The part of an RNA shown here (small-subunit ribosomal RNA, 3' major domain) has 477 nucleotides and comes from a metagenome. It matches the Rfam family "Bacterial small subunit ribosomal RNA". RNAcentral holds the full RNA, with entries from SILVA. Model confidence (mean pLDDT): 85 of 100.

[in-house]
Context: one part of a larger RNA
RNA sequence: UGACGGGGGCCCGCACAAGCGGUGGAGCAUGUGGUUUAAUUCGAUGCAACGCGAAGAACCUUACCAGCUCUUGACGUCCUGCGAACUUUCUAGAGAUAGAUUGGUGCCUUCGGGAACGCAGUGACAGGUGCUGCAUGGCUGUCGUCAGCUCGUGUCGUGAGAUGUUGGGUUAAGUCCCGUAACGAGCGCAACCCUUGUCCUUAGUUGCCAGCACAUAAUGGUGGGAACUCUAAGGAGACUGCCGGUGACAAACCGGAGGAAGGUGGGGAUGACGUCAAGUCAUCAUGGCCCUUAUGAGCUGGGCUACACACGUGCUACAAUGGUCGGUACAGAGGGCUGCAAACCCGCGAGGGGGAGCCAAUCCCACAAAACCGAUCGUAGUCCGGAUUGGAGUCUGCAACUCGACUCCAUGAAGUCGGAAUCGCUAGUAAUCGCGAAUCAGAAUGUCGCGGUGAAUACGUUCCCGGGCCUUGUACA
Numbered sequence: 001u002g003a004c005g006g007g008g009g010c011c012c013g014c015a016c017a018a019g020c021g022g023u024g025g026a027g028c029a030u031g032u033g034g035u036u037u038a039a040u041u042c043g044a045u046g047c048a049a050c051g052c053g054a055a056g057a058a059c060c061u062u063a064c065c066a067g068c069u070c071u072u073g074a075c076g077u078c079c080u081g082c083g084a085a086c087u088u089u090c091u092a093g094a095g096a097u098a099g100a101u102u103g104g105u106g107c108c109u110u111c112g113g114g115a116a117c118g119c120a121g122u123g124a125c126a127g128g129u130g131c132u133g134c135a136u137g138g139c140u141g142u143c144g145u146c147a148g149c150u151c152g153u154g155u156c157g158u159g160a161g162a163u164g165u166u167g168g169g170u171u172a173a174g175u176c177c178c179g180u181a182a183c184g185a186g187c188g189c190a191a192c193c194c195u196u197g198u199c200c201u202u203a204g205u206u207g208c209c210a211g212c213a214c215a216u217a218a219u220g221g222u223g224g225g226a227a228c229u230c231u232a233a234g235g236a237g238a239c240u241g242c243c244g245g246u247g248a249c250a251a252a253c254c255g256g257a258g259g260a261a262g263g264u265g266g267g268g269a270u271g272a273c274g275u276c277a278a279g280u281c282a283u284c285a286u287g288g289c290c291c292u293u294a295u296g297a298g299c300u301g302g303g304c305u306a307c308a309c310a311c312g313u314g315c316u317a318c319a320a321u322g323g324u325c326g327g328u329a330c331a332g333a334g335g336g337c338u339g340c341a342a343a344c345c346c347g348c349g350a351g352g353g354g355g356a357g358c359c360a361a362u363c364c365c366a367c368a369a370a371a372c373c374g375a376u377c378g379u380a381g382u383c384c385g386g387a388u389u390g391g392a393g394u395c396u397g398c399a400a401c402u403c404g405a406c407u408c409c410a411u412g413a414a415g416u417c418g419g420a421a422u423c424g425c426u427a428g429u430a431a432u433c434g435c436g437a438a439u440c441a442g443a444a445u446g447u448c449g450c451g452g453u454g455a456a457u458a459c460g461u462u463c464c465c466g467g468g469c470c471u472u473g474u475a476c477a
Base pairs, nucleotide, nucleotide: 001477002476003474004473005472007471008470009469010468011467012466013465015461016460019425020424021423022422023421026316027315028314029313030312031311032310033309034307035306042053043052064302065301066300067299068298069297070296073125077124078123079121080120081119082118083117086103089100090099091098092097107114108113127291128290130289131288132287136285137284138280139279140278141276143274148187149186150185151184152183153182154163155162156161167178168177169176193268194267195266196265198236199235200234201233202232203231204230208225209224212223213222214221239262242256243255244254245253246252318418322377323376324375325374326373327372334365335364336363339358340357344353345352346351384415389410390409391408392407393406394405395404431453432452433451434450435449436448437447
C1' cells in the first nucleotide's frame, strides 16, 4: 500500500421487511448429470454451466458409429497432354462409383495458338470441427451502469509511498458547494443519440371524413374536403426557470403555482482502470505440436431422439373469480414473388379444389383472446384435468420405421394447491389474455417483439446477501 475481520461509523441495492404470483409435489416439454451403447459428436460446470453455443438433428445439417469406396485428393495455385463447355439414354450397385451410349462442335486469333471449362498425369502441395483458450489475436460473460480508476507539476517522507481523491454539507453520481499544500488534467458520471408522452408548422396518398351532395341491403363506395385521426420531416416545450420555507449569504432540500409532462418525466443504446491464467483454437484468425493410401475425402444406413435414476428451466392442471355451448365488441407490432393468398365450393376437422388481388398505409396472412350478454353444470376425481393407448386420416418432403407436426373417433392416467427449502416483481410494473416474427420444406410449451385487461405493498434498515466511502486490528501478500 492492499486484502481480510462472527471490528466500528456513514450510505445504497426487490438485499431484508411489507405485499402479489410462482418453483420444490403431479403429468408432459426441454437442457444437464449419470448409466447404457458400435456411436449415443464436441463444448459450456457456484453466482456468471444446465429452453446455454443450437434463430429450429428424419436425409442434409453432422463434427460420432458400422459398412462400402478414393489417394495431388471434395477445395486453392502452378506445369504437361487430350478434349469446347454442356447434354440424352441404358446396365450393375444401397449409394458413392464404374461401364456403355446420343446430341453438340461454340468465343478470340498474328492460324503458331489463346480464354473459360472438363478429363488424365507429375510433383511442389492441399486438407484436418486433430491437441494446447495455461502460447495468442479478436469477441464475450462477471463484479456493475457500481462510482470509481489514474496522471502532470508542486509539497511531505531516507524509502516503499502519501497528498490531491481526506474533512463539513449535498447528490442517483469523485454530482455540486464550502474548506483545504495543493493547483490543474484525463478515463468514467451527466449531457449530446434513439424511442415514448403535449402542442405547432409543412405535406395529404394507398391513410382520414367534420360540413355539402350522390348512390347502396351495407361500407369513405363516389363527387368533393384538408378540419380531425394518422403518417413523417422540421420546430416549440422542462431549465430548480418562478413563488414561499429550510440551509452557511453556498450547493442543495421541502412545499406550491403554472403545465401534457417537475426536479434524471418513462424506456433504450451506452459498461472507466481492472478482477476471475473466467469462456471460446468448434464462428473466424493464429504460434507450436501431431496425422498425410489417413486424425484427409465421398457414400449408404444408424446415432446425436437410448433410460433404473438425480437436478435445472418451462408448459398444462388440480377447477365455480371456473368448465362447456350460443350471441356480440375492441388492438398493436410484424411478414409476404422458388411468397402472402381472398371470395366461392367440398370435408365434422386437419385440409383439399379454386385462383381475384398484392413487390403492398392499397391486397393477403387475419376471426385477436381474455372481457361483455344469456344458458347449463353444483363440489363430484366431476360436463375438472388431459397424460397414455387403439383406430382412421391430413400436410410437408426422394423418404415420416427408428424419429415430424396437425385432425377426427374412442380411451380417459397422475393430479384435490404441494416438506425442508427457494425465485421473480415497486406501475401501465406483477399477474393474466391473445397476436406476430426470426430460424424454417416440415417441425416451439423455447427465444425475440407487440398490444388488451390491470393490482397489492414499502412502517422501516435490527437482521440475511452484495456493494461504496472513512477508520481500526492483523503472526496474511